[in-house]
A computed fold for a 79-nucleotide RNA from a soil metagenome, annotated as c-di-GMP-I riboswitch aptamer. Of the family's consensus pairs, 95% are formed in the model. Its Rfam family is "c-di-GMP-I riboswitch aptamer". Rfam describes the family as follows. GEMM was predicted in a large-scale screen for bacterial structured RNA regulatory elements. RNAcentral holds the sequence, with entries from MGnify.

RNA sequence: GACAAAGGCAAACCAGUCGUGAGGCUGGGACGCAAAGCCACGGGCCUGGGAAUGGGUCCCAGGUAGCCGGGUUGCCGAA
Numbered sequence: 001g002a003c004a005a006a007g008g009c010a011a012a013c014c015a016g017u018c019g020u021g022a023g024g025c026u027g028g029g030a031c032g033c034a035a036a037g038c039c040a041c042g043g044g045c046c047u048g049g050g051a052a053u054g055g056g057u058c059c060c061a062g063g064u065a066g067c068c069g070g071g072u073u074g075c076c077g078a079a
Stems, first nucleotide, its partner, number of pairs: 001076001008033002013028006031066001037072003041069003044064008
């Protein structure tokens, strides 16, 4: 980053499986994606547990990189 080309990823949903859960993984499947590769560092959201007394709040543990920021690596490529 061009109404170019090559290659790539894969939401919902379904099946299996792991987890108390959020959710993860595998297969099918494509809504989309130029970092939708990787990293929970900051914020957000979500789950479980705890503090006290209902909420709010706070603490601990976890999830989300396809919520945003940040870090890091990288394919193709005309004018």